Annotation: Large-subunit ribosomal RNA, domain I from Micavibrio sp., 493 nucleotides, folded computationally. The full RNA is in RNAcentral, with records from ENA. NCBI's taxonomy places the organism under Bacteria, Pseudomonadati, Bdellovibrionia, Pseudobdellovibrionaceae, Micavibrio. It matches the Rfam family "Bacterial large subunit ribosomal RNA". Rfam links the family to the GO terms ribosome and structural constituent of ribosome.

Context: one part of a larger RNA
Order: sequence, then C1' cells, then structure tokens
RNA sequence: GGCGUUUGGUGGAUGCCUUGGCAGUCAGAGGCGAUGAAGGACGUGGCAGGCUGCGAAAAGCCGCGGGGAGUGGUCAACACACUUUGAUCCGCGGAUGUCCGAAUGGGGAAACCCAACUCAUUAGAGUUAUCUUACAGUGAAUACAUAGCUGUAUGAAGCAAACCCGGGGAAUUGAAACAUCUUAGUACCCGGAGGAAAGGAAAUCAACCGAGACUCCGUUAGUAGUGGCGAGCGAACGCGGAUCAGCCAAGUGGCUGGAAAGUAAAAACUGGAAGUGUCUGGAAAGGCACGCCAUAGUGGGUGAUAGCCCCGUACAGGUAAAAAGCUUUCUAGUCCUAGAGUAGGGCGGGACACGUGUAAUCCUGUCUGAAUAUGGGGGGCCCAUCCUCCAAGGCUAAGUACUCCUGACUGACCGAUAGUGCACAAGUACCGUGAGGGAAAGGUGAAAAGAACCCCUAUUAGGGGAGUGAAACAGACCUGAAACCGAACGCUU
Repeated sequence: GGCGUUUGGUGGAUGCCUUGGCAGUCAGAGGCGAUGAAGGACGUGGCAGGCUGCGAAAAGCCGCGGGGAGUGGUCAACACACUUUGAUCCGCGGAUGUCCGAAUGGGGAAACCCAACUCAUUAGAGUUAUCUUACAGUGAAUACAUAGCUGUAUGAAGCAAACCCGGGGAAUUGAAACAUCUUAGUACCCGGAGGAAAGGAAAUCAACCGAGACUCCGUUAGUAGUGGCGAGCGAACGCGGAUCAGCCAAGUGGCUGGAAAGUAAAAACUGGAAGUGUCUGGAAAGGCACGCCAUAGUGGGUGAUAGCCCCGUACAGGUAAAAAGCUUUCUAGUCCUAGAGUAGGGCGGGACACGUGUAAUCCUGUCUGAAUAUGGGGGGCCCAUCCUCCAAGGCUAAGUACUCCUGACUGACCGAUAGUGCACAAGUACCGUGAGGGAAAGGUGAAAAGAACCCCUAUUAGGGGAGUGAAACAGACCUGAAACCGAACGCUU
C1' cells in the first nucleotide's frame, strides 16, 4: 500500500409524518370608493425586532346580545395588572381613524412644503379642486338678448381576478418560397356595463306541408358550400334537449325612484346517547373477558389503533336593532301616437361559412332617393305565379359564461428536489439604473422533564461524569443509505 471484517466521522438519500398546496362539487357573494377606496408610509405594547391588530381615543374605546373562568395576539420569561360588580373571547351596531394615495385649498422629487377664509380662550375645528346637470344672481361687443362670470344643490371620478358588449387592431406562423389567403377579428390598446352581459317577441323560417321570440347544448356535418378551387375556411334548414313569457300607442301600461303596511329567512350560541375489569407496556385507544348507545360507527384529538375519555357528529332549539329581499297600496319621473332623408339605387368598403362571384341578405363613407295597407319587405342574380311577414320606436326573467372572494364537502391528487414561486420573517433575502428576475430553508420528546452539580480546558467552544427520560447512538436533535475520510483487527505485497 491492497483486500476483508468490525467500529466511527461526514453526509442527508430513504421510510414515516403534515401546518401547505392542487383539482373539483354544492351553496353564497359578485363589488369597494369624495361618509375618502384598493394599496401604502409612519406610528402604536412596561420592556418590543419581524409578523398580526389598531390609529395621537392607536394589540385598543362605547352600546346590545352570547358566553361563564380564566385573561393581557404570535411570545415564552420577567414585571405589573384585569376578572363571578362577569373579564379575556365570539356576534351585531356605533365612535375614533395621523400622513400619502382618485387625492380634491395651491404646489410637489407619494407619505412632504406653503396658504386663504370662518368659528374659537391657548389648544384646535371646519371650508376652499375639476367637470356634468338643475336653479338663482350678475352680465359684454349690442337695444332686447346671448356668450361669459359668480353662487347653491346634485351626480361623476379611482380601484378590482375572470366572464360580457362596443371602437380600433398586428406579426411570427401555415401555404413546405410568396403577394390574395392563413395565423385572426386572435394578441394587444381604448371605452362601457352587470352579477351576469349580450340577444329577444318575425318586414323570421319553411316549401305549397307547416313552424312560431331570444339564448345555450347535442346532432345535422367536416355535409352543402367557399377557396392562388392551394393551404385552408366552413354553415343553415330540420331533429333531440335545457329553460320557457310575454309586453308597451296616454293606459287597470312598461321601466326607474320615493312613502306606508305586512312578512319569510338569517349571527354568535344552547341541549346532545352509550365502558368497565384485566394482561403487555413509559403510556392503552392494543390483546382477552363481559357490557352499552346508535335518527349519533363523518372527522379530529388524547402518552400506540377509542361509536361509549375530550371536541364533535345525527337530531332538536335559538333572540334584539338595523339593513337588504319579497308582497300589497299610494305617489313622482320617464318612454311610447303604425315610425322618411327612411326603404331602395350609384360609387367605395365592411359583415355574413360565402375571397365580386350568378351574389341574394345586413351595415354605411359619399351622391341620391320611394310607396303609404287599393301599400310594402322577403323567399340566394333576375321575372312571373304562389306563399309568408309588416322595417325605419321601446322594454323583458329563466336556461348560458366566469371566480379576486366566503362556507361546507370530496379526491385510484402531491407529501418538503413533490405540491403554489412561498407548509418556515416569501414575492422575503438577494440580483438589476429600470421594466423585471427571484431563492434556499419543515420534523427533540408523550411532556422541556431543554441536562442542577462536579471535572478537563484560555474558553460562553468541545468533551467526560452526574441527572431527566421508554429511549440521549432522541441533546440541535425522528429515521440516518451512498459517495468521501478515519481507527482497530486479520490476511497479503
């Protein structure tokens, strides 16, 4: 030095676990905001660093209700307090609510600077942005007037995950190149609304039979078509379902608002059955024996696996105010009179599955331009016949889409390199001028009983005793693989 055996160190795989995730189902909610939001800054505790809560009345104040013995968040310890004269805690309502932020007195490099007026005893409090609409006052050129100005009142603004409607609107790509075409009316931008939105009661389809608003799903059907007839794009009628609802012309109407009366549900919360002995063990919920409850044997916890130990579960019960909902009545506002610069036509575009095509139908930038129910539109060029409907006014639930959020429940979903990026002080640390990027990091034990005391040592490091514990090779921690590094022994060079 090699090999082997044993025993350690290092390391953190594996097993087991779960506070966290993921995906859904059923309900709820679908908004918040000038009564100052969302989101923040700074404060606030006896000591106070982060998080949480709160706001100079600052881990809180007041009222009502619940509850019934402990309590002062995480967070222990110390100190000091509160509490059966009912605290802490839970529900509902109210008060306070610094500064920034739509931010709104003016300014501004957000959380800062600087004002005016009114009230007021110092302290301090309130008002003062813009636009819309209404009203009032005032008032030019210019006589009446109007514009303008001023004031009062009302409303708006800003934020928010997706879903929805409208206005704009790409390119990569595909066509094996590329221009029409495709990607795609997609991404993205802008405006607007609601809990849904949109659409909607036939100037619709159909086919000589008839149907009877709209929306959504299945099918029709990758069919008919369309298409450098390339790549591709791609219906409808009909049928089967979901859900169904019709109305308005001055009125017994639709919609919106206000007032009065009546009324269901709903919070915290309450009651809630039934087990003992023995054995093993550190511990019984396990084994054995004999019982009991069950409208409750979902689930979780308890020193191992508990229907009967605890929390619960089935079931039963449960209140005030306010708000909101629904019903009825009254009342106010608004809309609506069979729809003309309309239908149709020319030119140019766009939408229709349909690329100008035989191109109907719908929309309209521009130029034109009817009829009036003895009338008009449509039936895919066009014409006739026939059929069918009545445009140019308006409203309308349900079925449908979505989930930032709340509750309950579920999983041949994950189990710490997985599952969210985050089970932990995570959008943190850290990186970047910035937009932005973005981690690692869980587990002592049933209980801290977290190792008093002694010894070695420069030492609060580390170790050896002692002690706790079932276990300390559970002591910074469950288990503890391999790589890697030692030691002892055996064989061997």